c-di-GMP-I-GGC riboswitch aptamer from Nitrosospira multiformis, 86 nucleotides, folded computationally.
The coordinates come from a structure-prediction model, not an experiment, and the mean pLDDT is 86.
Rfam family: c-di-GMP-I-GGC riboswitch aptamer. Its family is annotated with cyclic-di-GMP binding in the Gene Ontology. On this family, see Weinberg et al., Proc Natl Acad Sci U S A 2017: "Bioinformatic analysis of riboswitch structures uncovers variant classes with altered ligand specificity".
RNA sequence: UUUGUAAAAGGCAAACCAUGCGAAAGCGUGGGACGCAAAGUCAUCGGUCUAAAGGGCUAAGCCCCAGGAUAGCGAGACUGCCAGAA
Repeated sequence: UUUGUAAAAGGCAAACCAUGCGAAAGCGUGGGACGCAAAGUCAUCGGUCUAAAGGGCUAAGCCCCAGGAUAGCGAGACUGCCAGAA
């Protein structure tokens, strides 16, 4: 520098359950493992979800959206373990 077929040292932890926070999406902690070679970190770009504030229409209600969430949706940036190859 490159690769993740195999092995090994270790790591993370979906759904679900309990509990707490939140208007919600969702998040924290504990249990639990579907998976992950960056499933480590960062909302910069696109996507998706939500939208208590604000706006529009309205009979119910619906739509737009500041903002919020998602890094386990994709791209990008930064960093890193083990092993193989050069």